[in-house]
RNA sequence: GGGCGGUUAGCGCAGUUGGUUAGCGCGCCACGUUGACAUCGUGGAGGUCAGAGGUUCGAACCCUCUACCGCCCA
Numbered sequence: 001g002g003g004c005g006g007u008u009a010g011c012g013c014a015g016u017u018g019g020u021u022a023g024c025g026c027g028c029c030a031c032g033u034u035g036a037c038a039u040c041g042u043g044g045a046g047g048u049c050a051g052a053g054g055u056u057c058g059a060a061c062c063c064u065c066u067a068c069c070g071c072c073c074a
Stems, first nucleotide, its partner, number of pairs: 001073007010026004019057001028044005050066005
């Protein structure tokens, strides 16, 4: 230099053919349970969906560019 894949909550990951609420597990906080802790139960907080631009009535999802990570070729 060329090709491919990935980037979504603190961590690990889903998200179908673009469609009206962005989710799961663990973790965190509160309450209940306990003499206390753990476990368990209930509830809650936490996201500009890597960044920018474009297409569209509508974008996490499609297109272009950029950044970062990984693999392959040279």
Molecule: transfer RNA
Organism: Candidatus Omnitrophota bacterium